[in-house]
RNA sequence: GGGCGGGUGGCGGAAUCGGCAGACGCGCAGGGUUUAGGACCCUGUGGGGAAACCCGUGAGAGUUCAAAUCUCUCCCCGCCCA
Numbered sequence: 001g002g003g004c005g006g007g008u009g010g011c012g013g014a015a016u017c018g019g020c021a022g023a024c025g026c027g028c029a030g031g032g033u034u035u036a037g038g039a040c041c042c043u044g045u046g047g048g049g050a051a052a053c054c055c056g057u058g059a060g061a062g063u064u065c066a067a068a069u070c071u072c073u074c075c076c077c078g079c080c081c082a
Base pairs, nucleotide, nucleotide: 001081002080003079004078005077006076007075010026011025012024019065027045028044029043030042031041032040046055047054048053058074059073060072061071062070
């Protein structure tokens, strides 16, 4: 230099054909249980805001009524080729 795959909450990881972003698990917070803790059970858990609402899928732009998803450029990680 060329080809392919990937980048999503605090972490892992889903979202199948473009249609509620974050399912599920871990972690964390509160509660139950316990003498106490662990295990187990219940509830909650992206950011800002009093709320309404706004923002958020590596960065930027484009297409579309609508983009994590399609297109383009760039950044980063992995594999292969030279």
A computed fold for an 82-nucleotide RNA from Parcubacteria group bacterium RIFCSPLOWO2_01_FULL_48_18, annotated as transfer RNA.
Its mean pLDDT, the model's own confidence on a scale to 100, is 81.
Its Rfam family is "tRNA". By type it is a transfer RNA. Gene Ontology term of the family: triplet codon-amino acid adaptor activity.
The source organism's lineage runs through Bacteria and Bacteria candidate phyla.